RNA sequence: CGGAGCGUAGCGCAGCCUGGUAGCGCACUACAAUGGGGUUGUAGGGGUCGGAGGUUCGAAUCCUCUCGCUCCGA
Numbered sequence: 001c002g003g004a005g006c007g008u009a010g011c012g013c014a015g016c017c018u019g020g021u022a023g024c025g026c027a028c029u030a031c032a033a034u035g036g037g038g039u040u041g042u043a044g045g046g047g048u049c050g051g052a053g054g055u056u057c058g059a060a061u062c063c064u065c066u067c068g069c070u071c072c073g074a
Base pairs, nucleotide, nucleotide: 001073002072003071004070005069006068007067010026011025012024013023020057028044029043030042031041032040033039050066051065052064053063054062
């Protein structure tokens, strides 16, 4: 320098192809069961999707640019 993959909640990931209210597991908070712990159950909080711009009634999703990490090639 060229090409590819990944980036979404504290952590690990799905959703993207085919635009229509952002989800799952673990973790966290409260309550209940227990003498307590562990554990289980119920309820709840937390992210505007790496960043910017564009298209659209509407963008995590489509387009452009850009940043970071990883891999391949030179």
This is a predicted structure of a 74-nucleotide RNA (transfer RNA) from an uncultured Oceanospirillales bacterium. The prediction has a mean pLDDT of 84. Its Rfam family is "tRNA". Rfam describes the family as follows. Transfer RNA (tRNA) molecules are approximately 80 nucleotides in length. It is annotated as a transfer RNA. The sequence was found in a public genome assembly.